This is a predicted structure of a 1532-nucleotide RNA (small-subunit ribosomal RNA) from a Bacteroidota bacterium.
[in-house]
RNA sequence: ACAACGGAGAGUUUGAUCCUGGCUCAGGACGAACGCUGGCGGCGUGCCUAACACAUGCAAGUCUGGGAGAAUUGGGUAGCAAUAUCCAUAGUAAACCGGCGCACGGGUGAGUAAUCUGUAGGUAACCUGCCCUUUGGUCUGGGAUAACCCCGCGAAAGCGGUGCUAAUACCGGAUGAUGCAGCGGCUCCGCAUGGAGAUGUUGUUAAAGCCUUCGGGCGCCAAUGGAUGGGCCUGCAUCCCAUUAGGUUGUUGGUGAGGUAACGGCCCACCAAGCCUGCGAUGGGUAGCUGAUCUGAGAGGAUGAUCAGCCACACUGGAACUGAGACACGGUCCAGACUCCUACGGGAGGCAGCAGUGAGGAAUAUUGCGCAAUGGACGAAAGUCUGACGCAGCGACGCCGCGUGAAGGAUGAAGGCCCUUUGGGUCGUAAACUUCUGUAGAGAGGGAAGAAUGUCCCGUUUCAACGGGAUUGACGGUACCUCUAAAGUAAGGAUCGGCCAACUACGUGCCAGCAGCCGCGGUAAUACGUAGGAUCCGAGCGUUGUCCGGAAUCACUGGGUGUAAAGGGAGCGCAGGCGGGUUUUCAAGUCGGUGGUGAAAUUUUACAGCUCAACUGUAAAACUGCCUCCGAUACUGAAGAUCUUGAGUGUGGAAGAGGGCGAUGGAAUUCAUGGUGUAGCGGUGAAAUGCGUAGAUAUCAUGAAGAACACCAGUUGCGAAGGCGGUCGCCUGGUCCACUACUGACGCUCAUGCUCGAAAGUGUGGGGAGCAAACAGGAUUAGAUACCCUGGUAGUCCACACCUUAAACGAUGAAUACUUGGUGUCGGGCCGUAAGGCUCGGUGCCAAAGCCAACGCAUUAAGUAUUCCACCUGGGAAGUACGAUCGCAAGGUUGAAACUCAAAGGAAUUGACGGGGGCCCGCACAAGCAGUGGAGCAUGUGGUUCAAUUCGAUGCAACGCGAAGAACCUUACCUGGGUUUGAAAGGCAAGAUUCUAGCCGAUGAAAGUCGGUUACCCGCAAGGGGUCUUGUACAGGUGCUGCAUGGCUGUCGUCAGCUCGUGCCGUGAGGUGUUAGGUUAAGUCCUGCAACGAGCGCAACCCCUACAUUUAGUUGCUAUCAGGUAAUGCUGGGCACUCUAAAUGGACUGCCUACGCAAGUAGUGAGGAAGGUGGGGAUGACGUCAAGUCCUCAUGGCCCUUACACCCAGGGCCACACACGUGCUACAAUGGGCGCCACAAAGGGCUGCAAUACCGUAAGGUGGAGCCAAUCCCAAAAAAGCGUCCUCAGUUCGGAUUGAGGGCUGCAACUCGCCCUCAUGAAGCUGGAAUUGCUAGUAAUCGUAGAUCAGAACGCUACGGUGAAUACGUUCCCGGGCCUUGUACACACCGCCCGUCAAGCCAUGGAAGCUGAGGGUACCCGAAGCCGCUGUGCUAACCGCAAGGAGGCAGGCGUCUAAGGUAAAAUCAGUGACUGGGGCUAAGUCGUAACAAGGUAGCCGUAUCGGAAGGUGCGGCUGGAUCACCUCCUUU
Repeated sequence: ACAACGGAGAGUUUGAUCCUGGCUCAGGACGAACGCUGGCGGCGUGCCUAACACAUGCAAGUCUGGGAGAAUUGGGUAGCAAUAUCCAUAGUAAACCGGCGCACGGGUGAGUAAUCUGUAGGUAACCUGCCCUUUGGUCUGGGAUAACCCCGCGAAAGCGGUGCUAAUACCGGAUGAUGCAGCGGCUCCGCAUGGAGAUGUUGUUAAAGCCUUCGGGCGCCAAUGGAUGGGCCUGCAUCCCAUUAGGUUGUUGGUGAGGUAACGGCCCACCAAGCCUGCGAUGGGUAGCUGAUCUGAGAGGAUGAUCAGCCACACUGGAACUGAGACACGGUCCAGACUCCUACGGGAGGCAGCAGUGAGGAAUAUUGCGCAAUGGACGAAAGUCUGACGCAGCGACGCCGCGUGAAGGAUGAAGGCCCUUUGGGUCGUAAACUUCUGUAGAGAGGGAAGAAUGUCCCGUUUCAACGGGAUUGACGGUACCUCUAAAGUAAGGAUCGGCCAACUACGUGCCAGCAGCCGCGGUAAUACGUAGGAUCCGAGCGUUGUCCGGAAUCACUGGGUGUAAAGGGAGCGCAGGCGGGUUUUCAAGUCGGUGGUGAAAUUUUACAGCUCAACUGUAAAACUGCCUCCGAUACUGAAGAUCUUGAGUGUGGAAGAGGGCGAUGGAAUUCAUGGUGUAGCGGUGAAAUGCGUAGAUAUCAUGAAGAACACCAGUUGCGAAGGCGGUCGCCUGGUCCACUACUGACGCUCAUGCUCGAAAGUGUGGGGAGCAAACAGGAUUAGAUACCCUGGUAGUCCACACCUUAAACGAUGAAUACUUGGUGUCGGGCCGUAAGGCUCGGUGCCAAAGCCAACGCAUUAAGUAUUCCACCUGGGAAGUACGAUCGCAAGGUUGAAACUCAAAGGAAUUGACGGGGGCCCGCACAAGCAGUGGAGCAUGUGGUUCAAUUCGAUGCAACGCGAAGAACCUUACCUGGGUUUGAAAGGCAAGAUUCUAGCCGAUGAAAGUCGGUUACCCGCAAGGGGUCUUGUACAGGUGCUGCAUGGCUGUCGUCAGCUCGUGCCGUGAGGUGUUAGGUUAAGUCCUGCAACGAGCGCAACCCCUACAUUUAGUUGCUAUCAGGUAAUGCUGGGCACUCUAAAUGGACUGCCUACGCAAGUAGUGAGGAAGGUGGGGAUGACGUCAAGUCCUCAUGGCCCUUACACCCAGGGCCACACACGUGCUACAAUGGGCGCCACAAAGGGCUGCAAUACCGUAAGGUGGAGCCAAUCCCAAAAAAGCGUCCUCAGUUCGGAUUGAGGGCUGCAACUCGCCCUCAUGAAGCUGGAAUUGCUAGUAAUCGUAGAUCAGAACGCUACGGUGAAUACGUUCCCGGGCCUUGUACACACCGCCCGUCAAGCCAUGGAAGCUGAGGGUACCCGAAGCCGCUGUGCUAACCGCAAGGAGGCAGGCGUCUAAGGUAAAAUCAGUGACUGGGGCUAAGUCGUAACAAGGUAGCCGUAUCGGAAGGUGCGGCUGGAUCACCUCCUUU
C1' cells in the first nucleotide's frame, strides 16, 4: 500500500427528571416435543427417559495338518421284481483331534475428578502373534488320546468305563549360535543408577511337516534388525462446595528377599518416623475425556448426539485360566438377584451387537435386501463367513432445491352476516374473458456410471509381471433422456395496544377471557370472542423447553464502594504481593530465529463434481498450543559490589485533657445532731400523690458520706481507634522542630493470627451522696402498660475477671508522588527595632482546574497515577434457619435456601401539605349595633306514614332552592275508566268523496262508545285542494346514564394572580423573567438585576348617582305680566328656576409643605360640588371541585312500543310522635289604642287601572267620568309631628286557636284559597351551649311598588323616608396571597403508613420418634481361585534288570478374599402428633409507632418492661425543624 474482518438497541420505578439497579423483549441454535396444516425430490439424521426386563431370528468363523468317513442324486451290472453290487457325487457334508482367529469389528456411558483424558516428553526399567530384512538350522526316537466300537448312569443337560487309532497334538536324546547365564580383561559413550561393542572361557537352550506340474511352493526352529501395536513413568492442563481443615500406618523412606515383560510398598520381613496440606490435602456432590459443536466483534460462556481418537463397562460382585495380546460382550469357575425347563433328583440363560417386544416417557424407525462395492477372519487359492458395511423402508426431525402457473384484461362486474359521512370505499387485475407455457404428478418408450489393478481361461515368462477373451450389480428397469395430453391434481400458519410490520365493525360488560414485560376487560375494548381487511413467513407456521447473545448484570479485554449494594471499630504483624540510585555476572521470565509436533474430519479460502444448492472431492491457509536448539539482554528476576534521597539512630530544644499508680483540695448535694422559727412546703399547663404541728420548708453551726471537677474553655490540644479535663508527685508511650554525625533499602501493605476496643450487660468482693431502667402511687386520656409529677431498686463508682458490640461516622482503608490561590488558628525555627514576613508539622473555612447522577469534593481530594488489603452484585424472606466456633449467660462471628415482588433505591425539580418560620390582606378577630338559637305561626328539608305522598338539589357552595305563585289544569305520582300509526308534526302507496263537519238522541263520572239526521270547496271537464280510512316506514317517552356530552350555572374570588416568545443557566425535569429593596387596593408603580419584551387578568374605557354649562320646553315648572276662582299654573303668556333627557365640562397627587433616589406616602393643607379607586353597578384570568343540571333546551348510547306512549274522572304533591334551616309576629311605655295633621321615590294599567257619587260597620257592591298615560287611575305613603287614654299587669301587651256570620275569584273553595265583622284570647315577660349580618346614607327601623297570577306572599325583586354606634390594633380563630424550610405526600394530610389479633392459601425451620440409603470401623463366617506347604492315595513317555526313583495328579492344610452376618456410632434423605416464625391475599379487629418540630425530633448499640405498634434507662450519631448566642468567611 492492497485486501479481508469488524461491536445497533427497546419497554418498565416518577407528577415529571437524571442516576443506580433488577425484570422483560427483539437475534442465533437444537438428536427436540406439542398444536394447526401438508405437493415433490436430494443429502443428512432418529430411546436424551429404565446400564429396565427380554419371546424369535441372525451378528465368528475358517483351514489339501490329522484319523475315520456319510446321506442323497445320477449312471452302470445282475435279477421278472423286491433287492444286491459297482462308479461318480466325494475323500465332499456334518462331527472330532490340531492350527490360526475369537483381545478386531459392533454397542453403551453405569462407574471414574484421576490407575482417565489432552498435550509434550522419558523408558539406560519393557513386551510385541501375523508382516518385512538378514543368518543358520529342520537329525534321531518314543508313549498316548479324541473321534469310532461296545457297556453303563441320567427326564434332560450331560457323564463314566473297557477297547482301537493318527497328526504340524505330546515327550526323550543329539547338534548348537552373534541367544541366555557366570567369570576375565579391552575400546567407546552417557544426566545418576549405568549403557553399547567386539573378545576369551565355562554352563545351558530348538525344530514339523504338507503339497507338487518335481522346477519348486507353503510351513517349522533359533537368532539379528525393522515396522506395527502395546505396557510403565514424568511435567503442565482438567467442574462445584471451606456451613468439608486437617489427612495418612503399607502410610513415607531405607535394607534384604519375592513377584512381573518391566520400574516400583507391587508384596513380605526388619529398621527409621516420616509423607500430603490454605498454590486447598482429606471429605462430599456432580461428571466419561478430547478433536470439536452452538453462540459471541472478540475475550469468553454453554455443550460433548451423529463422525473421529482415547478410556471404562458387558445381569450384579469376585477370581483366575488359555494366549503374542484378556483377567475376555455372543469363554471358564464361584457367589447373588431374576427368568425359564424339570420326571423335583437336577439343569439352562444373560440384545449397553442388528432387527424386534413389553415397560418407562412429551418423545425417537423395518423382526427388509445384499455381500455387487469398501473393509475384516481363515485359507496357497477357489472360496466360506461378515446385522461391519453397501442399499432400500418409516418420520417435514433438520438443511437445500422445485412447484401449486405466466402475460394481457376496468362495465373498476356480481357478491360480502365487510365498512360508510349513504356520496361511496374496500376485497381488486383479483375474477370472468383472451393468449400462452409444461417443472412436479400421470401415461408411453429408451436407459446408465458405480466393475477393476477382482475372478476364471488362454498365451508370453524362471519368478515378478504383461497381453487377449469370458464373467461378477443388492440398490434397480432406479437416476437420467425423449414423447403425449391437460391450468387441469397441489396453501397454509401466526400476528395486527407499545416494544414490533399490520385497523375497523359487531358481541361481551372486572363476566367470559387475554398476557413475554408494561398491562387490557366495570356499556362506545384498534388488547377478550367473531367477521372483513391488513402485515410477516411460506410446505410450513406458531407454542413450549434448553444454551449463548443482548448483560459492561462477576467487568482479563471491561464495573464499582461519601449519600444508590459496598471501607473491616482500631492497631501490630508472620506468610504472600509490591518495592529507591549506580554497576558487574547469569539468562528463569521476556524478545527474535531454527527444528519437531499440534491425527483425520470440522472451520476459512481457491478450484472442481452432482442441471443449481445442500452434499462431496482436491489443494492451500489455519489449528493462536507444547517441546528442542541457537541467539539478544533494555525491563523484571537471581547472585555480588557500592551509594544516600526512603527508613532508622544520635545530639540539642519544644508543646500537650496521651497512659498507669499514689496523695491531696474546695464548691455543691444529701443525711445526722443541735439552735432560731411557724404553717405550710413541694410540684405542675392546671393539679394531685408526697413531706409537715411527733415542728417540715426556710435559716445558722458542727459532723459524715460518696460522686463529679464550675470559671479557665477555644470548629484549642493529645492519642491508632475507643477516648482523655481540679491540683501535686513518681513511672511511662508517642509526636514536632533545629543541626546533619552514624547505619545503608533495613521499606510499603497485609489473608490467617495477636492486642486494644464507648455504653449497656455478666461473675466475685467492696461502695452507694446524687441520678435512675424495672416497680409503686398521682395526674392526663376514650384508654395511657407513655410523655408530666412524687417516690424508688438493679445499675452508675472501685478492684479483679469476662463480654467485643454502636449512626465504633469524615457514613470517605493504608502508603507514596504530582496538581491554582485566598484567609484564620496551634507548636517549633529563621529574618526584622516593630508592624510583619519566610519555613516545617498539625487543625478549620472559601473558591479554580479536574471529578461527580446530582448534592458536593477540591494539597487534610471524592482530582491525576502506582502498590497492597477489605468489601459489593435487585427488593423482601434475613443478618433469619441449619451447621461450626467463641461466651458463665445475654449473645457474638461465620452465614444460606424454598417462596414472593417488578420494582426497592440515590440526588435533584415542580407542586401540595406541616399542631415549620417570615411578611401581608379580608366584618377574619377585636371594638360596637341589631339579631338567630327559647315562644306562636309561615315556609323548605330530613324522617315517618301512605295506593300515591312525582322528581331533582345535600358541608361552606342543599334546605322561602328548581317553584316569578300545586283547589281542576299545572302534574311528571296513585286508583279507576278508555285509545293503539296514536294528542301534535311530516313522507309514501292504495282506497273513499253519502266521507267528514254540524245538529239531535242514548249511555256514562268524564273521556269515550253507539245510533239517527242534514249538507264538501274551486273547476264545463280533466283534475286540483281539503278531509277520512287502511297499510307502511315511523311518532311518542319529565324512562336510564350530568361518571359519554354541548350549553348554562355555582365555588375558590373581584383573590392578584396565570402564562408566552427570544436569550441565558442546568446532562435533565426545570429555572431565570415573576426573585430582591421599597410602594400599592392591585404582578400598582419605582430602583436594582441575564435578562429583554409580550399576552390573559388589575386599572381605565360602559351604566346609575353627586356639581356645572349648553341645547330643548309638553303632559313638567310658574319668578315677572295679565285674567279668573271659595280654593288650586285654573287660563293667556313665559321657559328665569325646579324638573325632564341628550351633549359637554369637571379630579389628574395637578398645586403647597414634610419625608423619600424614585415610585409614592403623610397633612382636619389650599382650592373645589366632589380628594386620593368620590359612592354603587355591570364586568369573573389560567384553572379546581368527574361540583350542579339528560325534569328548561340540545344530544351519543341503552331501554319501552295495545305501553315506561296518549286521553279522562277522582285522589295525592297540603299527611304528622319528631329533628333541623330560613323567615314573620311578639314578649311591650323609645310602647299600645283613638283622634287630628304633613313629607317620597320607583313602578303598573285595554282579558286593564278605575276617580267623583251612592249602599254596606267592613271585606265589598252598584255605577262608570277619565286614561293606550311626565296629562287619567292604582294612590292612603308609613314611621315622624300634635293631642288624649293606658302606668308595669300575662296587661287597653301579644295575637295563636276556635265558634258564628259574611265578601271575592273561579265550572268547582270538602280534602285544600284569600279577605271582612263579631266573639274567643294560647304560648310568650328578651331566650343555654353555640352562632349570623353590618364600617355610612351603612346597620337598625318605616312604609311603597312590581313580577308570577282567575284567585291565592310573612317569600323574591325593586323603591324611597327616618337614621346610628365602633374600629386600640393584628397576639389569637377562619379564609387567602408572596418568600423560605422539611417531607417516606403527587388520588397530593380526608395523604402516606407500622405492629399484634382473626380468616384463607403457600413454601420452610424445630420436634418424641418412624423408615430408608451410601460409606467407614471392629468382629464372625468364608465360595471359587492364584500362591505356599503337604501329598500316606493315584500315576503312559525319562532313568533303572528289577525293586524303585525322578516328575506329575487327585486329595488335605494355610495366607489372601467376594457375598453374607453381628455390634456400636456418625452422615445424608424421606416422613412425623405438635410447634416457631415468614410470605401472599379490593374493602375484618385494636390502636397511631414513622414521614412536617408527625404533635415526646428521629435513629444506632444494649438492658428492661408492655395486647400491639412501642415505652423508658445509659452511651453515641445528625441522616433533626425552629429561635437566640458565639466564632469564622465573603461583600459594601